[in-house]
RNA sequence: UCAGUUGGUCGGAGGGUCGCGCUAUCUCAAGAUAGUGAGGAAAGUCCGGACUUCACGGAAACACGGUGCCGGUUAAUGGCCGGGCAGGGCGACCUGACGGAAAGUGCAACAGAGAGCAAACCGCCGCUGUCUUCGGGCAGAGGUAAGGGUGAAACGGUGCGGUAAGAGCGCACCACUCGUUCAGUAAUGAACAGGUACGGCAAACCCCACCGGAAGCAAGACCAAAUAGGGGCGGCAUAUCAUGCGUUUCCGCAUGGUCGCCCGGGUAGGUCGCCAGAGUUUUGCGGUAACGUAAAAUCGAGAUGAAUGGCUCUCAUUCUUUUUUAAAGAAUACAGAAUCCGGCUUAUAGACCAACUGAUUUU
RNA sequence: GCCGGCUUAGCACAGCGGUAGUGCAGCGGUUUUGUAAACCGAAGGUCGCGGGUUCAAAUCCUGCAGCCGGCA
Numbered sequence: 001u002c003a004g005u006u007g008g009u010c011g012g013a014g015g016g017u018c019g020c021g022c023u024a025u026c027u028c029a030a031g032a033u034a035g036u037g038a039g040g041a042a043a044g045u046c047c048g049g050a051c052u053u054c055a056c057g058g059a060a061a062c063a064c065g066g067u068g069c070c071g072g073u074u075a076a077u078g079g080c081c082g083g084g085c086a087g088g089g090c091g092a093c094c095u096g097a098c099g100g101a102a103a104g105u106g107c108a109a110c111a112g113a114g115a116g117c118a119a120a121c122c123g124c125c126g127c128u129g130u131c132u133u134c135g136g137g138c139a140g141a142g143g144u145a146a147g148g149g150u151g152a153a154a155c156g157g158u159g160c161g162g163u164a165a166g167a168g169c170g171c172a173c174c175a176c177u178c179g180u181u182c183a184g185u186a187a188u189g190a191a192c193a194g195g196u197a198c199g200g201c202a203a204a205c206c207c208c209a210c211c212g213g214a215a216g217c218a219a220g221a222c223c224a225a226a227u228a229g230g231g232g233c234g235g236c237a238u239a240u241c242a243u244g245c246g247u248u249u250c251c252g253c254a255u256g257g258u259c260g261c262c263c264g265g266g267u268a269g270g271u272c273g274c275c276a277g278a279g280u281u282u283u284g285c286g287g288u289a290a291c292g293u294a295a296a297a298u299c300g301a302g303a304u305g306a307a308u309g310g311c312u313c314u315c316a317u318u319c320u321u322u323u324u325u326a327a328a329g330a331a332u333a334c335a336g337a338a339u340c341c342g343g344c345u346u347a348u349a350g351a352c353c354a355a356c357u358g359a360u361u362u363u
Numbered sequence: 364g365c366c367g368g369c370u371u372a373g374c375a376c377a378g379c380g381g382u383a384g385u386g387c388a389g390c391g392g393u394u395u396u397g398u399a400a401a402c403c404g405a406a407g408g409u410c411g412c413g414g415g416u417u418c419a420a421a422u423c424c425u426g427c428a429g430c431c432g433g434c435a
C1' cells in the first nucleotide's frame, strides 16, 4: 500500500419563525408565559420476565407443546459467556436442532442379481458326468463377496500371510466399540489390554432428561348519565276479575295495573393502571468472560380518531450541470412511540474508531 | 395491541418425502360455405423468496415478503 476478519460508535450540527401534544404558573371558563416532546431498531411479534385477572389445598402425574454436547451467568429464556467435539478457511476467524439407531415400529423411488437377522447376474474355484482336434467345451450339484456392474448407500480400510478359489480365517497399522487407569467439576482427551460384533434416517413415529396452569393493559380497578329492565317502601285502583298449573268441574296454589321516592347491577362517558426504572454513565473491586458488587453523578414523551410538523438562514456530506479556480441546483439511510423491561431476527445512504490476519514493496 | 390461516401454469384448484397434475383459457390441426360446438395434438411451472435436514424437499424445520380473517 492492497485485500480481509472481529468488535464498537455516530447516523446531519446550530439558530429564527409559524403551528401541535403534555406539564407548571398566572388568569374571567378564553388565553398568556415558561419548560419539555421518537428509535437503534419505536418494526416483526419469534422467545423470556414484571404486572393483572381467572383456576387451584400442597405436590406430582397423564395428554399437549417446547428445549436438547458440558459448565457458568441472569429476574428469566430457546439469550449471553467460557470450554469440548465436528465441519469450512492459507490465516485472523466463522458455522453447527451437537441426547438415543446393540428398546420397539416404520421409510429408502428409479437402477440393480441382491436394500436389511442380505444376495450368486457376470466372474473365480475345485469335484462328478460327458464330448474332444487334448488347448478345452458343455451339463450337474456345490464353494466363494477378492474383482466387474447398479446405486445416495452393497455388512470395516490398506498391506502381508493363507487358500482349490476366497473370507478378520490369521497378523501389522488405521477405524470403531466396550472395559481399566490417569487428567479434567463435566463434556471430553491420553495410555493400556481384549474384541470385530453393531449401515443410514429421530427437522419419521418414538424413548430419555429438563421446562411450561390459562389469558393478556381491548389485562384489570374506581366514579358514573339518558333509556330499558330488577328490588324495596308508600299512595291510588281492584280481585265475586284475568292468566298459568294441578287432565276437566268443584276446590287449591302462584302471578298482577298505575304514580312517586329510594337502592343495587351496569352501558355511553370519565379517572387510574401510565412512566424514577431488574434505568443510564463513570470509576474502583471480584471474575478468563458473560456478569456481579460498591460509590458518585445523571435523567423527566405519555398521546387515546391518537401531538412530535412546515418554511427559512449558516455550516457539513453526497450527487448533477456548467467549468480554470469556483458557482448554481437538488438531496439528507432505514424508519416513526401506545403497559413496561431483557433478548433474538429483519431494514439501514454514509462516516469513524480499535484489535488482529494474509500478500507485496522499501529500509 | 393480541392471535390464526393462505401463497403451485394466464385463472380456479389437486398433490404433503421418490419424474408436478386436473378443469377452463390461449396455440396448431380436422370438420363447416364461414363461425361456434365437437374431435385430435403439442406447448406452457425459479411450486412466493432465502437458508437448513435428508441419498432425494412443492411436501419437513427455520428466517423474511405479500395477502386474507378473528378478538372490544
Base pairs, nucleotide, nucleotide: 001359002358003357004356005355006354007353008352009351010350012315013314014313015312016311017310018309020037021036022035023034024033025032026031039334043345044344046343047342048341049340050339051216052215053214054213064212065211066210067209068208069083070082071081072080073079084098085096086095087094088093099207100206104205105204106201107200121148122147123144124143125142127140128139129138130137131136156174157173158172159171160170161169175196176195179192180191181190182189183188220272221271222270223269230263231262232261233260234259235258236257241256242255243254244253245252246251279298280297281296282295283294284293285292286291316332317331318330319329320328321327322326364434365433366432367431368430369429370428373387374386375385376384381418390404391403392402393401411427412426413425414424415423